Description: A computed fold for a 474-nucleotide part of an RNA from an uncultured bacterium, annotated as small-subunit ribosomal RNA, 3' major domain. The full RNA is in RNAcentral, with records from ENA and Greengenes. Its mean pLDDT, the model's own confidence on a scale to 100, is 85. It matches the Rfam family "Bacterial small subunit ribosomal RNA".
[in-house]
Context: one part of a larger RNA
RNA sequence: UGACGGGGGCCCGCACAAGCGGCGGAGCAUGCGGCUUAAUUCGAUGCAACGCGAAGAACCUUACCUGGGCUUGACAUCAGAUCUAAAGCUGCAGAGAUGCAGUGUCCGCAAGGGGGUCUGACAGGUGGUGCAUGGUUGUCGUCAGCUCGUGUCGUGAGAUGUUGGGUUAAGUCCCGCAACGAGCGCAACCCUCGUUCUGUGUUACCAGCGGUUCGGCCGGGGACUCACAGGAGACUGCCGGGGUCAACUCGGAGGAAGGUGGGGAUGACGUCAAAUCAUCAUGCCCCUUAUGUCCAGGGCUGCACGCAUGCUACAAUGGGUGGUACAAAGGGCUGCGAUACCGCAAGGUGGAGCGAAUCCCAAAAAGCCAUCCUCAGUUCGGAUUGGGGUCUGCAACUCGACCCCAUGAGGUUGGAGUCGCUAGUAAUCGCAGAUCAGCAACGCUGCGGUGAAUACGUUCCCGGGCCUUGUACA
Repeated sequence: UGACGGGGGCCCGCACAAGCGGCGGAGCAUGCGGCUUAAUUCGAUGCAACGCGAAGAACCUUACCUGGGCUUGACAUCAGAUCUAAAGCUGCAGAGAUGCAGUGUCCGCAAGGGGGUCUGACAGGUGGUGCAUGGUUGUCGUCAGCUCGUGUCGUGAGAUGUUGGGUUAAGUCCCGCAACGAGCGCAACCCUCGUUCUGUGUUACCAGCGGUUCGGCCGGGGACUCACAGGAGACUGCCGGGGUCAACUCGGAGGAAGGUGGGGAUGACGUCAAAUCAUCAUGCCCCUUAUGUCCAGGGCUGCACGCAUGCUACAAUGGGUGGUACAAAGGGCUGCGAUACCGCAAGGUGGAGCGAAUCCCAAAAAGCCAUCCUCAGUUCGGAUUGGGGUCUGCAACUCGACCCCAUGAGGUUGGAGUCGCUAGUAAUCGCAGAUCAGCAACGCUGCGGUGAAUACGUUCCCGGGCCUUGUACA
């Protein structure tokens, strides 16, 4: 100087408390461990691994296993020799890779180009080492810290500044001070939501006028909504109390918004030999008729069990049936696919319109109205199983999703314990997208609808910041 303390002081954070909803019990889904296996590819392992890499494992992917093939190679460049098209199409053998046979052909006057074969350099490796590395990422933590120059103090390590008194979300600002300044962080500048103005109107509007087969549908309009640009607006600016005539803080006015207005992007010096050699790059080591490469089939989906994250429930604030209302954000040409018709349905036939503020996906759902059920393992709940189908795809046996009929399991609110959340939040309700032929999505990322309760307080648990103290630790 740090680190640590079941030392002290001060202060924060859904850290506790106060509340609301869960998890832990059940069934299922997904991931992991374990076991099994020819293989169940590999990585991730307290917080910070475990719906994680994977935003799509039937083949492919695929790295694993079994079997069948190839050896200058599936891919790149060069040199030498040599041949001339190589592909493609058809047939046969084969699980296919591939092999054989037939057919079939290039450009250029030439040199040559292009292609094949052989030889040699070399290719190739998701083989090892993340404890050799770059790059990228997680975490403490959006915590308020981390440092430097000059000066001063100290023999020196170092100190001071950065401590102190206040204050702040903040090393934020003020005052003081052997310090005076500065840098990286904080804040602001950026995006978005909330108010308004201006401009522009193939979205919106009977707002005012006319027409109307009643639909902004048509004429028309530039008001409103909205969209897209550009401005304004919030600064403790104003008033009052407190305060060191300070920083600041409390209350009030005006205002769409008030004291960082809400949200996002943004992550200092560093810590964990943290993660990744399987995104990529890369040193060294290793393989070279195989640890490379091609193919078929299988596996990654195995199941006495344990854990993690979710979904659905256990019902009446509910379930069923009929009617009816209101979103936002997205996607669409190998695409989205309307009206209509067929089917109980999944879906099929068909094809209008749309490269989309114009058409389509599309129905939003919870809600509201009416009605049935009346507390039961039930008109709750839907696992499992049998049968029949639909769709995608070369192909749904291992191993897809969905629909219909039948079947109806466990489950009556969950021990010890444990998690999230402070407002348009929790809870609850649906919608869309990426990946994608299809889909194991109940995941993830977004979007809107309805919309709470509680916070006395900081003694205690956890994490963190500053000062101080002890130390046989570095």